[in-house]
RNA sequence: ACGGCUGUGAUCUAGCGGUAUGAUACGACCCUCCCAAGGUCGUCACCCGGGUUCGAAUCCCGGCAGCCGUA
Numbered sequence: 001a002c003g004g005c006u007g008u009g010a011u012c013u014a015g016c017g018g019u020a021u022g023a024u025a026c027g028a029c030c031c032u033c034c035c036a037a038g039g040u041c042g043u044c045a046c047c048c049g050g051g052u053u054c055g056a057a058u059c060c061c062g063g064c065a066g067c068c069g070u071a
Stems, first nucleotide, its partner, number of pairs: 001070007010024003018054001026042005047063005
């Protein structure tokens, strides 16, 4: 320099163009003599900019970051 892959809460992760999923963690409550475990509820997310579309995490273009490959 060129090519490919990846980017989603604090962490890991799912996601056919139509309300963003689950787990862990955190907080409240229930349970318990207490703790742990268990149960219920809650808080927190689409890397950035533009385009297409009635509607974009998803499609397109350009960046940025990480990983891999070629030279």
The RNA shown here (transfer RNA) has 71 nucleotides and comes from a Candidatus Woesearchaeota archaeon. It matches the Rfam family "tRNA". Rfam classes the family as a transfer RNA. The RNAcentral record of the sequence draws on ENA. Model confidence (mean pLDDT): 83 of 100.